Predicted 3D model of a 686-nucleotide part of an RNA (large-subunit ribosomal RNA, domain II) from a Patescibacteria group bacterium. It matches the Rfam family "Bacterial large subunit ribosomal RNA". Model confidence (mean pLDDT): 84 of 100. The full RNA is in RNAcentral, with records from ENA.

Context: one part of a larger RNA
Formats: sequence, C1' cells, structure tokens
RNA sequence: GCCAACGAGUUUAGGUUUACUCCAAGUCUAAGUUCUUAUGGAACGGAGGCAAAGCGAAAGCGAGCGUUAAUAGCGCAUAAGGAGUAGGCCUAAGACCCGAAGCCAGGCGAGCUUACCAUGGACAGAGUGAAUCUUGCUGAAAAGCGAGAGGAGGCUCGAACUCGUGAGUUGUGCAAUGCUCUGAGAUGAUCUGUGGUAAGAAGUGAAAAGCUAAUCGAGCCUGGGAAUAGCUGGUUCUCCCCGAAAUAGUUUUAGGACUAGCGUCGAUUUAAGGCGACCGAAGGUAGAGCACUGAAUGGGACUGCUUGGGCUAUGCUCAGCUUUUCCAACCAAACUCCGAAUGUCGGUCGUUGUUUGUCGGCAGUAAGACUACGGGGGCUAAGCUCCGUGGUCGAGAGGGAAACAGCCCGGAUCUUAAUCUAAGGUCCCUAAACUAAACUAAGUGUAUCUUAAGGAGGUUGAAUUCCAGAGAUAGUUAGGAGGUGAGUCCAGAAGCCGCUAUCCUUUAAAAAGUGCGUAACAGCUUACUAACUAAGGAAUUCUGCGCCGAAGAUUUAUCGGGACUAAGUUUAGUACCGAAGAUAAGGAUACUGUUAGUUUACUAACAGUGUGGUAGGGGAGCAUCUCUAUCGCUGUGAAGUCAAGUAGUGAUGCUUGGUGGAGCGGUAGGGAGAGAUAAUGUUGGC
Repeated sequence: GCCAACGAGUUUAGGUUUACUCCAAGUCUAAGUUCUUAUGGAACGGAGGCAAAGCGAAAGCGAGCGUUAAUAGCGCAUAAGGAGUAGGCCUAAGACCCGAAGCCAGGCGAGCUUACCAUGGACAGAGUGAAUCUUGCUGAAAAGCGAGAGGAGGCUCGAACUCGUGAGUUGUGCAAUGCUCUGAGAUGAUCUGUGGUAAGAAGUGAAAAGCUAAUCGAGCCUGGGAAUAGCUGGUUCUCCCCGAAAUAGUUUUAGGACUAGCGUCGAUUUAAGGCGACCGAAGGUAGAGCACUGAAUGGGACUGCUUGGGCUAUGCUCAGCUUUUCCAACCAAACUCCGAAUGUCGGUCGUUGUUUGUCGGCAGUAAGACUACGGGGGCUAAGCUCCGUGGUCGAGAGGGAAACAGCCCGGAUCUUAAUCUAAGGUCCCUAAACUAAACUAAGUGUAUCUUAAGGAGGUUGAAUUCCAGAGAUAGUUAGGAGGUGAGUCCAGAAGCCGCUAUCCUUUAAAAAGUGCGUAACAGCUUACUAACUAAGGAAUUCUGCGCCGAAGAUUUAUCGGGACUAAGUUUAGUACCGAAGAUAAGGAUACUGUUAGUUUACUAACAGUGUGGUAGGGGAGCAUCUCUAUCGCUGUGAAGUCAAGUAGUGAUGCUUGGUGGAGCGGUAGGGAGAGAUAAUGUUGGC
C1' cells in the first nucleotide's frame, strides 16, 4: 500500500414539545404479596403522585385576591386533566467515537549511574633531583660557596589501566553512541573488585537541572479513570420538498458562547406584504455658492505709524507696516444665502396572490471572498485594510474569457443524431461569412490589462489666411550699384569683434547688409530685381491611423498555436455558428384548483405553477439481525456463492442456470450491538 472483518448519537431518570392510545372531575399505581404454562404473564396492592382554587411577603380572604384613603385603575387568577407508547430536543450521568501533556494515591527500583561506608586489588620503564645528613673551604659568628650521600613531588616522558580532543568511517550500523587514526591523565582530589547505605517533591550531585536501570525541569508500575480537551480528525443506505449565515448587542470575549437577525416544520390570523402610477411630507448629501465661519490671490481708495530712500526740504514724493472698505478671480469632511436625483414615511388607485403578522418545535451561522459604484485609512500603493449599496462565488453545474471560485451570458426534473437564440464568434487547429466604403505598412495589430513626458516634411481627412497667365513657388541666365572704408572704438575694424545711428542718391533692383571668409582688404553667397520657363504654390490650426521614446531574468515566452497585409483597424449591412437558456415531443414528481370514483382518507383524469443546492429543517422508503402471529418452500436440493436476464426514480427486488449440501422465506406487527472508500483507525492476510 491493497483486501477482508470490526469500528462512532446509546441507555437510565427527570423535563418540555408533537402525533397517537386509554380513562375522565378524575387519573396512575410503587415497593410488595398471591397465582401461574415461571428469564414471561395475571390478579391484588391507592402508600403516594399529578389534577380538581386562587391571590398575597404575611396575617388572611376566597371565584376572587393583592395594591390603595379609594376603586379610579393596574397585576395575577377565574379554560380538563391523569397515565401510557413513539418521534424531536434539553438536563444529569463517560453521553457520538478516538486522541493529550498532566494531577493525586499506594507500591517497585542504587545489579545502570551519583555520593558515601567496610574490606581487598592495580600502576612496565625512563627522567628530574626538594628537605635532610656527611664533608671541604671562607668567616669572630650568623652564615655562604663547593663535593658527596639522599630520594621529595595532585613533578616530567611513556605502556598496562582510566578517559574521550580532532578528523574519518558508520548512520535499515558490528553497535539504540561502535570502529580507525590522532589525543588527555597515568603515585593520585588515581583506577578498580566484592559487600553495604541513601529514592520520587525525595535522594545524590567538584553544579551540567547532571544522574537515580536505553526513561528525568520531577523515575517506573498499578489505581482514581472512559481525568479533562471552548482543540484536531472521523461519524456507515436511498429518494422527495424547502433552504441559510459569515451581521448586531454582551461576554477574562475575540477560531468559544448567549440573545436578536437570516432557514425549516406545525398551528393560527384574512387583515397585512411586494411591485407600479399619482398625491402629500420630512431632510441638507451630490452639485453649486461665498451671505456666515475660516483659508487664500491681485488691484484701487481710506485711517494711523513715522521706519527707510530721494528732492527744489516747516513740506512733497517713493517704498514699508497698519485700519476700514470697494472691485475682480478662487477654496472647505468638521463653511452654507442655496440645493437635486435616488432613498424614506403616509395616503389613493391598479396589479400580484399568501409572499405578511402572531404562537410553538428544531436548527445552522456569528473566519467570508472578489467585482461595480459611494467613501475613510494607506502613497487617489497592494490579490491591502475598514464601512455603505448592488452582483456573483460561498451553496451554482452549462457556454464565453487559451488555461482561470468571485468577470460576461445564463440558473442543470429526466429522455431525444430535433428547432431558435444569449454572451462570444465565423482562414486552419475549431462549429459558423459574405457584401460595401475607408484607414494602417508599423507584423502596428489579431479582446482588455499595456504604457508617459517629449520628439519627427510618416501618412489620411477638415478648416483658415496669403501668393499666382498683369506669370506665383522651385529651377536656369544676368544684375546685386553710388555718397561710403557711415560714425565711433581700434594696431587694423573697409556690410560682416563691439557700440551708436540706420540716412540720401542712381535705379528694374540692390540692406550703412543674411551667412561663409580675410590680420585688415579681397573673394563666395543671401535679401532684392529683370529675363526664360510654365501651373499651381506657401504658412498655420484641428483630426484618424501609424513612428521614435520602449532594457531582464524557463525557450521564441503573454496574437492560445499555425499563421495573417487582412485573417489588422474604423463604419454600415445581411446571414450563420453558438449553452444543461427558450421551443418541440414524450415521461417522472411536489403543490394548488376543478371533476369523477369513493368517501376517516385514498385513487384517477385534466389544467396551472414549480422541481441547482453546502450548513440545516421536514417527509417517504430500502436493506440487515432477531421475536410474535399466520401462511409457505426444501436431498425431485435450503442458506451461501458465481453468471446472465429482468422490474423499480433509488436504496434494492425477482427469475433462470452453475456451484453448494441443510436449512430458509412471504405477509402483518414488535425490538435493535441495524448499513463504512476515509478516523497517521483496530486485528488478520498478502
């Protein structure tokens, strides 16, 4: 891991509610006793319970009582109960099942290990050379310096022995701590044998909360004991009807609960409820505004201050500060002279047709998510967070969005090689497409997310202004002059470093000069003019689609791919495809209504409205084991088992054949150890 078997709302007592049964102003027996066909049943047994009267704190009164000065009121009472069976739920119990770490009690442990006691044992070899003694020399002495003897030490090196430093190896091992190399101590606070002593809130501890038998921040065994678990996991057959919540208040409360809200079932009320139109009402949001409160910009006038500057100076003027006011433009969640739409409340009419209200049984929910819009927080960040109003998911399948709970379309009763559509699509993958007119040349683009500031004779369309056969624009040919080298400045400054001015003349036209250039001149060129040519030219604004701006991490890597110049974009039109939507045909079922049969109630037909569903409520059934009654089957083959067929919406039933070899079933009731793909479930097998 697989298979099989086992494996979880039970029982008792009390309460409450629903259905049914018996008796009824009553009702029921309990223990027990007797009888019996004896794990059973029957009779007796009224002790006692509940009910039959309540009210008041009580005295007490009593169909009334209490309150009070009073009933005026008000509160409670003035309604048939008792017992049983079954179902739901609650309470007490292990209370649906499995699961702690822990707490307490009584015992068992020091053959491991810690410390101690008693009694034994062990330590190759080598080195160093303390005290002390002897002796020589020096010295007055104390003492010092040598030599020799000596053999101290938690001394040195290093085996046994004890330990376990670093690394490797092992890591389903040789081993629940080993092995190899390397390493520490090795006469000592040394190591060790045997026997003994000390233990569970206790011991022992050169102290690490170490050790106390592979167990220690409180050993092990048994018991209290099925401890408790607001926590996790699991909780077994079918079909039908309805169908939530993730909110509020309170909470040693926040992942739990109680009450309300929302669900379901039963009873009851027939007036409510929903929607639409109209009429009436309150309001201070969006917007807007500046009349108030504040914020804030520019200009004018005025009051005061003399603070500074200037001047023609007892003053004037400019700047500044200040007071009041006017004009213009503007801002506000905690501003309002104003002020909607929605929404809310009431009424009338219409429509819908029980959706509403009340009482009672039973719940679940109280972690919500995204999306659109209105907001707060944040960075007008977040697949962020907190509210409000909708939607979807949650609890919703189907089609679309490549894939994709929350987006778009649309709500799955069943069957059908049927028809029509929605969103979205119609070149191929892949069902279905054409027509017409434009645009784009960037593979832009081929649904959105997906792009900025800025830049550009890309290209489309529109508008305005100007020039143009009296010849525009471009091009070609020619001219482009004189006073004068304007003045000034300067080494120079001659159109062209800079400053000032920018006149006059000849002209078809020609600047006191547009740009190159020179040291300065020169030279080239432009404006401007004529001729030639010949028909359009120039500028600005708006606009469609494109271009640059544009760099990333899996592989081209977000057109879904192929690919496409339309199969891209814009516009118009007509077809088609496309879903579990709608329709068609047939069936099932719930509720409502009508009719019929029959009438407690059930059945049938027709019509209408329904039939997605988690938590959850309600209803109806299937199967297993067993008991009672009754009817049956079986060696001419029971149960079980294998296969095929068949009936039913399903749980399941039936028939036939094989196998099997001795019991089994139908019907009507009763009772449960009554249904397993899941609990790191338990046991067995493989």